[in-house]
RNA sequence: GCCUUGGUAGUGUAGCUUGGUUAGCAUCGGAGGCUGUGGACCUCCUGACGGGAGUUCAAAUCUCCCCCAAGGCC
Numbered sequence: 001g002c003c004u005u006g007g008u009a010g011u012g013u014a015g016c017u018u019g020g021u022u023a024g025c026a027u028c029g030g031a032g033g034c035u036g037u038g039g040a041c042c043u044c045c046u047g048a049c050g051g052g053a054g055u056u057c058a059a060a061u062c063u064c065c066c067c068c069a070a071g072g073c074c
Base pairs, nucleotide, nucleotide: 001073002072003071004070005069006068007067010027011026012025013024020057029045030044031043032042033041050066051065052064053063054062
């Protein structure tokens, strides 16, 4: 230098193919319930699409550029 894959709450992960529901689930954190206390369990809450530009009524999703990580070729 070239190619491939990936980047989504604090952490892990789905959603991208085929654009449209409040971006889902688990866990962490917070509050409450339960309990003699605690744990477990139940309910609720907080919190995320790597950055920029474009297409579109509408972009996590499509296009382009850049950044980062892993692997491969030379």